Molecule: nadA riboswitch
Organism: Acidobacteriota bacterium
């Protein structure tokens, strides 16, 4: 360096880091008549995905 499987580290457990997609939640605005659209927020305990860090095995 490559492949595969992972997250030990964590103020119960789960949760490595930065993004993206779809869906959900909450706030605001508009249409409007119940839902639809736009927009913002966030430990979104939902799924997936790109890159990176670290761990283990193999090459």
């Nucleotide at each position: 360096g490559g492949u595969u499987g992972c997250a030990a580290c964590a103020a119960c457990c789960c949760c490595g880091c930065c993004g993206g997609u779809u869906g959900g939640g909450c706030g605001c605005c508009g249409c409007a008549g119940a839902g639809c659209g736009g927009u913002g927020c966030a430990g979104u305990g939902a799924a997936c995905u790109g890159g990176c860090u670290g761990c283990a095995a193999c090459c």